Predicted 3D model of a 71-nucleotide RNA (transfer RNA) from a Candidatus Vogelbacteria bacterium. Model confidence (mean pLDDT): 82 of 100.

RNA sequence: GCCGAGAUAGUUCAGUGGCAGAACACCGCUUUCGUAAAGCGGGAACGUGGGUUCGAUUCCCACCUUCGGCU
Repeated sequence: GCCGAGAUAGUUCAGUGGCAGAACACCGCUUUCGUAAAGCGGGAACGUGGGUUCGAUUCCCACCUUCGGCU
């Protein structure tokens, strides 16, 4: 330099055009003499900038970044 793949919550992952979800973690409450466990509830995220579209996490382009391959 070229090619491919990835990027979504603190972490690990879903989500292929119409409300962004789960588990664990975190916070609160209940229960207990107390702790753990258990139950109930809560907060928290789409890498950046453009484009297409009535509507973009999703499609297109560029860039940043991570991983792999080629030279």
Record summary: The sequence was found in a public genome assembly. The source organism's lineage runs through Bacteria, Bacteria candidate phyla and Candidatus Vogeliibacteriota. Its Rfam family is "tRNA". Its family is annotated with triplet codon-amino acid adaptor activity in the Gene Ontology. About the family: Transfer RNA (tRNA) molecules are approximately 80 nucleotides in length.